Record summary:
A computed fold for a 674-nucleotide part of an RNA from Bacteroides sp., annotated as large-subunit ribosomal RNA, domain II.
[in-house]
Context: one part of a larger RNA
RNA sequence: GCCGGCGAGUUGCUUUUCCAGGCGAGGCUAAGCAGGAUAUGCGGAGCCGAAGCGAAAGCGAGUCUUAAUAGGGCGAGAGUCUGGAGGAGCAGACCCGAAACCGGGUGAUCUAGCCAUGGACAGGUUGAAGUCGGGGUGAGACCCGAUGGAGGACCGAACCGACCCCCGUUGAAACGUUGGCGGAUGAUCCGUGGCUAGGGGUGAAAUUCCAAACGAACCCGGAGAUAGCUGGUUCUCCCCGAAAUAGCUUUAGGGCUAGCGUCGCGCGAUUGGCGCCGAAGGUAGAGCACUGAAUGCAUGAUGGCCGCAUCCCGCGGUACUGAGUGCAAUCAAACUCCGAAUGUCGGCAGGCAGAGCGCGGCAGUCAGUCCGCGGGUGAUAAGGUCCGCGGACAAGAGGGAAACAGCCCAGACCAUCAGCCAAGGUCCCCAAGUACAUGCCAAGUGGAAAAGGAAGUGGAGACGUGCAGACAGCUAGGAGGUUGGCUCAGAAGCAGCCAUCCUUUGAAGAGUGCGUAACAGCUCACUAGUCGAAUGACUCCGCGCCGAUAAUUUACCGGGGCUAAGCAUGACACCGAAGCUAUGGAUUACGAUGUAAUGGUAGGGGAGCGUUCCAUCCAGCGGAGAAGCAUGACCGGAAGGGCAUGUGGAGCGGAUGGAAGAGAGAAUGCCGGC
Numbered sequence: 001g002c003c004g005g006c007g008a009g010u011u012g013c014u015u016u017u018c019c020a021g022g023c024g025a026g027g028c029u030a031a032g033c034a035g036g037a038u039a040u041g042c043g044g045a046g047c048c049g050a051a052g053c054g055a056a057a058g059c060g061a062g063u064c065u066u067a068a069u070a071g072g073g074c075g076a077g078a079g080u081c082u083g084g085a086g087g088a089g090c091a092g093a094c095c096c097g098a099a100a101c102c103g104g105g106u107g108a109u110c111u112a113g114c115c116a117u118g119g120a121c122a123g124g125u126u127g128a129a130g131u132c133g134g135g136g137u138g139a140g141a142c143c144c145g146a147u148g149g150a151g152g153a154c155c156g157a158a159c160c161g162a163c164c165c166c167c168g169u170u171g172a173a174a175c176g177u178u179g180g181c182g183g184a185u186g187a188u189c190c191g192u193g194g195c196u197a198g199g200g201g202u203g204a205a206a207u208u209c210c211a212a213a214c215g216a217a218c219c220c221g222g223a224g225a226u227a228g229c230u231g232g233u234u235c236u237c238c239c240c241g242a243a244a245u246a247g248c249u250u251u252a253g254g255g256c257u258a259g260c261g262u263c264g265c266g267c268g269a270u271u272g273g274c275g276c277c278g279a280a281g282g283u284a285g286a287g288c289a290c291u292g293a294a295u296g297c298a299u300g301a302u303g304g305c306c307g308c309a310u311c312c313c314g315c316g317g318u319a320c321u322g323a324g325u326g327c328a329a330u331c332a333a334a335c336u337c338c339g340a341a342u343g344u345c346g347g348c349a350g351g352c353a354g355a356g357c358g359c360g361g362c363a364g365u366c367a368g369u370c371c372g373c374g375g376g377u378g379a380u381a382a383g384g385u386c387c388g389c390g391g392a393c394a395a396g397a398g399g400g401a402a403a404c405a406g407c408c409c410a411g412a413c414c415a416u417c418a419g420c421c422a423a424g425g426u427c428c429c430c431a432a433g434u435a436c437a438u439g440c441c442a443a444g445u446g447g448a449a450a451a452g453g454a455a456g457u458g459g460a461g462a463c464g465u466g467c468a469g470a471c472a473g474c475u476a477g478g479a480g481g482u483u484g485g486c487u488c489a490g491a492a493g494c495a496g497c498c499a500u501c502c503u504u505u506g507a508a509g510a511g512u513g514c515g516u517a518a519c520a521g522c523u524c525a526c527u528a529g530u531c532g533a534a535u536g537a538c539u540c541c542g543c544g545c546c547g548a549u550a551a552u553u554u555a556c557c558g559g560g561g562c563u564a565a566g567c568a569u570g571a572c573a574c575c576g577a578a579g580c581u582a583u584g585g586a587u588u589a590c591g592a593u594g595u596a597a598u599g600g601u602a603g604g605g606g607a608g609c610g611u612u613c614c615a616u617c618c619a620g621c622g623g624a625g626a627a628g629c630a631u632g633a634c635c636g637g638a639a640g641g642g643c644a645u646g647u648g649g650a651g652c653g654g655a656u657g658g659a660a661g662a663g664a665g666a667a668u669g670c671c672g673g674c
Base pairs, nucleotide, nucleotide: 001674002673003672004671005670006669011091012090013089014088015087016086017085019084021082022081026048027047028046032042033041034040052059053058062074063073064072065071094232095231097229101222102221103220104219105218106217112196113195114194115193116192117191118190119189120188121186123155124154125153126151130147131146132145133144134143135142159183160182161181163180164179167176198214200210201209207216235608236607237606238605239604240603245258246257247256248255249254259365260364261362262361263360264359265358266357267356275348276347277346278345279344285338286336287335291332292331293330295328296327297326298325299324303320304318305317306316307315308314368393369392370391371390372389373388374387375386376385377384398409399408400407413585414584415583416582418581419580420579424575425574426573427560428559429558433572436570437569438568439567440566446562452546453545456543457542458541459540460539461538463536464535465534473530474529475528476527477526479503480502481501484498485497486496509524513522514521586598587597588596589595590594609663611660612659613658614657615656616655617654618653620652621651628647629646630645631644632643634642
C1' cells in the first nucleotide's frame, strides 16, 4: 500500500408535543404467574384523568378575602389515558483523541552524593626542606659541595576523560570509528556491599541526574477525567430548502434570542409584483439667498506713516493696512433661495406566486466570496478594508470568455441519430459566409500603456496669397544722412540704455542671425528679374506612428496563419446550450378526464430496500441437490430482488407482524493476510 473482517445517536429514568395510532369519562397495568416464546392469557396492587378554592378547619361549580348576598383573586364554561415517534433534562449519552490532576505502590543493577571495605597507577625528568663536609663570623646570618627525595611538580603508556576535522546518519554502534587531543600520586581511577524516593532525593549548579524519555520517574487505579478543539459517523428514492445578519455575552473560530428553512394545524385574499390616486422628505443635480471658503476690478471706513498746525479743534498727503459696499466669476460631507429620478407609507382596482398571517414540532446558520452601482477608510493603491442596494457563487450542471467558483447567456425530471433561438460565432484546427454594400488602417496596428512629440493618412471647417505671375529655387540689389544719441578703453545695424526719424528709391530695419578687440566680411527682412500654377498658416473629427526595457523558449491573436481572416457602419443568411419547441414516459401538487411543477449544500418532511433474531401461517422448498460462492444476455425507478447456469454437498425460504450488537471508503481508525 492493497484485500478481508471489526468499527460511531444507544440504553434507563423524568419531561414535552395542535406528530400519527388504540380505547374513551375513562385509560393503562407493575412485579409476578401460566406458556417452547419478546406472542398470548392471567395479574387492578398502583398511576393518570374526570373539580376547584383556601395557610387551614372547611366548603364545593364554586371558593378565598370580607361585616357584606359589594368588589376583587383563582377556578368551572376547550377530554383523557396508554404504547409508538420527534425533541429536552440527568446519566460517559454519537465514536476515537490529550497536554494534565489525584491515590496507592515499584525503582539508586543506569546515574548523583555519601558510608564501609578492598584494588590500580610502565618508564623517564626535575631536585624543596632537612642532614653531612668545607668556607665564613666574636657568635651568627650567609656561601659552596655532597647527600636527601618533597610536589593537587614535569614528559609519557595502562587507566580515566572527550577539545578538533573527516567518516558514520534505514550506522558495525538508539552517541560509535580512524587520526590528532586533556589528566595520568590525585579534589585520582576502579571493584564489592550499603544509604538517600517523586509536594521527594541528589547536585564542584547544567533544571543536572534518579534504569536509552525528567521544569517533576515508572506501574496500576479514580477513568469512558475533561476537550466551546481536530478527525470520523455506514442503504435508496421522492418533496421543500437556508445562513454566513441583528441584539446580548470574560463574547469574538463558542453560545442564547430574533431573522431566514421545514413539517402539521388553523385563518381565508389578508401578502408580494404591476397599474392609478394621495402623502411625507432634502439625496443627485444646481445655486450663492444664509453659514463659511475663495478671485478680480471699483469705492473705501478704521488704523499706521509723512507734512502743516499745535493752546484746543484739526487740515493735507500716502506706491501701507484693508472692514463694509457695488459689479463680475467660483467652491462646500458637517452651506441651502431651490430640487429630482428611485425608494418608502396610505388608498383603490385587479390578480394567484411552493404567496401571506397566527399557533405548535424539528432544525441549520452567526469565518462568507467576487462582480455592478452609491459611499467611508486607504494613496479618488490592492484579488485591501468597512457599510448600503442588486446579482452570481456558496448550494448551480449546460453554452460562451483558449484554459478560468463569483463575468456574459441560461436554471439540468427521464428518453430521442427531430426543429428554433441566446450569449458568442461562421478561412483551417472547429459546427456555420473565404457572403454582400460603403469607407478606413500599412502600423501585423489589430493582437497591452501615459504625459508628451511628429509635413503619417482620410474627412470636415474657416482665414490668407496667386496669371496685374503667388509659394519654393536661381540671378541681381539690399543704399545715403550715419560710426543715430548715450555709455564705453572701444560700442560703427548686431554688450547695454534711449530714440527709432529723414532722404534716394523698384526695394532696403537707425537692422534677423553668424562674425570682429572695434571695424571689416557673410546673411536676413524688403525689391526687381527669371520661371509659370497653385500655395501658406490654422481649428475639429476618424484610423495609424514614436514614447515602449527582464530575466529557461517564440510567449501581450488559443494556434496555424491573415492586409482582410483587422477597424467602422448597414443589411441578409447560417452555426450555436441540458434554454424554447416537438414526440413518448415518470413522479408530485392542485381549484384534477386538465394544468403546473420536479438543480441543490446545511437542514426539515415522506416512501421504501436490505441484514440478524423471534412469533404465527404456508402442515412451504431440499441428495430429482439447501445455504454459501461465481457469472449473466432476464425483471425493477433505485437500493435491491427474481431467475438461469456453474460450483457446492445439507440444510433453507416466502408472507404478515415484532425486536435490533441492522448497511463503511475514508477516523495518520483496530485486527489479520499478502